[in-house]
RNA sequence: GGGAGUAUAGUUCAACGGUUAGAAUAACGGUCUCCAAAACCGAGGAUGUGGGUUCGAUUCCUACUACUCCUG
Numbered sequence: 001g002g003g004a005g006u007a008u009a010g011u012u013c014a015a016c017g018g019u020u021a022g023a024a025u026a027a028c029g030g031u032c033u034c035c036a037a038a039a040c041c042g043a044g045g046a047u048g049u050g051g052g053u054u055c056g057a058u059u060c061c062u063a064c065u066a067c068u069c070c071u072g
Stems, first nucleotide, its partner, number of pairs: 001071007010025004018055001028042004048064005
């Protein structure tokens, strides 16, 4: 240089074009306990950036950015 793939909570992953974007875990608050751990309950937190298609985009197209893999 060429080709392919991935990008969603702090982390690991889900999500037929119409969902209140969901779960596990972590951190936080509470119950329990003499205290802590465990257990249980609760609340908060996310679609890489810019365009396009569409009535409607996390989802489809495109450029860029970052990362991974293959190849010369």